[in-house]
């Protein structure tokens, strides 16, 4: 430079695990938006939000947790509705 996207609403998916004390209710810790307080969080096809593969591989670690492969795999929930803008700022493809 151009295009599309950022918000909210409604509607939908999702996860909830390790370690440690305790007869048990519980209590502390430990990543991390978030570990079934939860009208939270996080994601909805632009889908790594989750789920399978997996009691998998490597590293690491108190820890089967957590880092990273695996992964151009395979699966997965919006064909919605509205407002503001066409400026800034971001963020993606592009040129």
């Nucleotide at each position: 430079g151009g295009c599309a996207g950022u918000g909210a609403c409604a509607c939908g998916g999702g996860g909830u695990g390790c370690c440690g004390a305790g007869c048990g209710a519980u209590c502390g810790g430990c990543u991390g938006a978030g570990a079934u307080c939860a009208c939270a969080c996080c994601c909805g096809u632009c889908g790594a939000a989750c789920c399978u593969g997996a009691u998998c591989c490597a590293g690491u670690u108190a820890g089967u947790a957590c880092u990273g492969g695996c992964g151009a795999a395979g699966g997965g929930a919006u064909c919605g509705u509205c407002c503001a803008a066409u400026u800034c700022g971001c963020u993606g493809c592009u040129g």
This is a predicted structure of a 95-nucleotide RNA (TPP riboswitch aptamer (THI element)) from Gulosibacter sediminis.
Model confidence (mean pLDDT): 77 of 100.
NCBI's taxonomy places the organism under Bacteria, Bacillati, Actinomycetes, Microbacteriaceae, Gulosibacter.
Of the family's consensus pairs, 100% are formed in the model.
It matches the Rfam family "TPP riboswitch aptamer (THI element)". A reference for the family is Miranda-Rios et al. (2001), "A conserved RNA structure (thi box) is involved in regulation of thiamin biosynthetic gene expression in bacteria", Proc Natl Acad Sci U S A.